[in-house]
Context: one part of a larger RNA
RNA sequence: GGAUGAACGCUAGCGGCAGGCUUAACACAUGCAAGUCGAGGGGUAACAUUGUGCUUGCACAGAUGACGACCGGCGCACGGGUGCGUAACGCGUAUAGAAUCUACCUUAUACUAGGGAAUAGCCUUUGGAAACGAAGAUUAAUGCCCUAUAGUAUGAUUACUUGGCAUCAGGUAAUCAUUAAAGGUUACGGUAUAAGAUGACUAUGCGUUCUAUUAGCUAGAUGGUGUGGUAACGGCACACCAUGGCAACGAUAGAUAGGGGCCCUGAGAGGGGGAUCCCCCACACUGGUACUGAGACACGGACCAGACUCCUACGGGAGGCAGCAGUGAGGAAUAUUGGACAAUGGAGGCAACUCUGAUCCAGCCAUGCCGCGUGCAGGAUGACUGCCCUAUGGGUUGUAAACUGCUUUUAUACAGGAAGAAACCUUUUCACGUGUGAGAAGCUGACGGUACUGUAAGAAUAAGGAUCGGCUAACUCCGUGCCAGCAGCCGCGGUAAUACGGAGGAUCCAAGCGUUAUCC
Numbered sequence: 001g002g003a004u005g006a007a008c009g010c011u012a013g014c015g016g017c018a019g020g021c022u023u024a025a026c027a028c029a030u031g032c033a034a035g036u037c038g039a040g041g042g043g044u045a046a047c048a049u050u051g052u053g054c055u056u057g058c059a060c061a062g063a064u065g066a067c068g069a070c071c072g073g074c075g076c077a078c079g080g081g082u083g084c085g086u087a088a089c090g091c092g093u094a095u096a097g098a099a100u101c102u103a104c105c106u107u108a109u110a111c112u113a114g115g116g117a118a119u120a121g122c123c124u125u126u127g128g129a130a131a132c133g134a135a136g137a138u139u140a141a142u143g144c145c146c147u148a149u150a151g152u153a154u155g156a157u158u159a160c161u162u163g164g165c166a167u168c169a170g171g172u173a174a175u176c177a178u179u180a181a182a183g184g185u186u187a188c189g190g191u192a193u194a195a196g197a198u199g200a201c202u203a204u205g206c207g208u209u210c211u212a213u214u215a216g217c218u219a220g221a222u223g224g225u226g227u228g229g230u231a232a233c234g235g236c237a238c239a240c241c242a243u244g245g246c247a248a249c250g251a252u253a254g255a256u257a258g259g260g261g262c263c264c265u266g267a268g269a270g271g272g273g274g275a276u277c278c279c280c281c282a283c284a285c286u287g288g289u290a291c292u293g294a295g296a297c298a299c300g301g302a303c304c305a306g307a308c309u310c311c312u313a314c315g316g317g318a319g320g321c322a323g324c325a326g327u328g329a330g331g332a333a334u335a336u337u338g339g340a341c342a343a344u345g346g347a348g349g350c351a352a353c354u355c356u357g358a359u360c361c362a363g364c365c366a367u368g369c370c371g372c373g374u375g376c377a378g379g380a381u382g383a384c385u386g387c388c389c390u391a392u393g394g395g396u397u398g399u400a401a402a403c404u405g406c407u408u409u410u411a412u413a414c415a416g417g418a419a420g421a422a423a424c425c426u427u428u429u430c431a432c433g434u435g436u437g438a439g440a441a442g443c444u445g446a447c448g449g450u451a452c453u454g455u456a457a458g459a460a461u462a463a464g465g466a467u468c469g470g471c472u473a474a475c476u477c478c479g480u481g482c483c484a485g486c487a488g489c490c491g492c493g494g495u496a497a498u499a500c501g502g503a504g505g506a507u508c509c510a511a512g513c514g515u516u517a518u519c520c
Base pairs, nucleotide, nucleotide: 001520002519003518004517006516007515008514009513010512013372014371015370016369017368018367019365020364021330026328027327028326030325031324032323035074036073037072040071041070043067044066047065048064049063050061051060052059053058054057081283082282083281090208091207092206093205094204095203096202097201100200101199105196106195107194108193109192110191111190112189113147114146115145116144123136124135125134126133127132153178154177155176156175157174158173159172160171161170162169163168183188209255210254211253216246217245218244221243222242223241224240225239226238227237228236258280259279260278261277262273263272264271265270285306286305287304288303289302308319309318310317311316336362338361339360340359344358345356346355347354348353375406376405377404378403386396387395388394412456413455414454415453416452420447425442426441427440428439429438430437431436464509465508466507467506468505469490470489471488475504476503477502478501479500485492486491
């Protein structure tokens, strides 16, 4: 000199953009953060309409809209948060999978047959304070099961054949065996196979902190055979056999740490860092485990154990903010218990639509960067005051002020007022041919009466901080008297202090200015 997720002190007008618990991965009150589908099902607990009856304000009816719970499907593995752990194929980069999987999506082909048994819900009874159940009867499905059929499916056998990169991979033909499906109603599903796309998983080369005052480490350990297991190869696991494997080119151990893109600095080489944004990884009170599923060993799922908190009728139960706000604690220190799904994206759904603390917005904070303003021009009687000098003349503050003229960004008041929006959907037209595509009209805005524009009046609403011995821009007076104090370094103060404190003046920055901390 540059920089920062900064803090503290003094001060403070506005706008735009960005940023905002770095510490206790400490504990959490309350609300919200993941649901949706009635065009899968039995339906009808509410609401409304309609109809029926007659006791005229009640009862009944699933008939329609609609819809809670229940069965069922899809989603809940995403999005959001944090950086505990991890020195590792974790990450980065480049390859390989002839050793793999992939729901939803796209394309192509073929099919969607016949039966059966239950079970929630509803109802009756009943246990419990509650959480939550138990028994009986009864019922449906795109839930469950059986049979048939099928193929470019899988497996086995035989023959032929192609290729590669060793282990091997593929194709053709024949035979045998095994294995599917779900319907519901105007078009959505379901099943099988192949290909694509997307995503994931595994393996390998290279790169990836400090300590040698850590020198030896290792029995599933290294390899083989076989079996099991996996989507898949493999000590992944197991049985047996062999005795291997790693290491001064630093094994093992300890410490520290999420990695990268990037960021700061620097002419570069380097040095330091890993907030915000993007990619990957890991974690979800602590430890362990599996289930379901295309995908989890699952943040707002399950089970077990532990610590902690809460309810209790004492028998037993409930819970997990490192989601968004918010609270306590810690700390020098870090914000609203806000609005909307209008846009983008996501889940479900034929769609309307519902959900979405993702996201978009708004609020607070000078935390940073950028921009603007606090007036402009004239104005000497160079006033008064203050300070300084004094030769008693003067100098400085100082065009500064007053005053005159003008302007009105911002602020205030009033009036107008967006873009972001195009779709979906409704109506209609055309092409086409039965459902798509194109066009036209209508509807849809959280922000927000915001941005922006116009009008009105008026300098009106708006400047501080540090420094002035040298480095280093800027000097005098008074007070004090090695005291009080200053100080980044040199150093200053003991009676004339440009260095302390105050005043006048000056300098540098400026809605900021200084100090502290940290990095180059």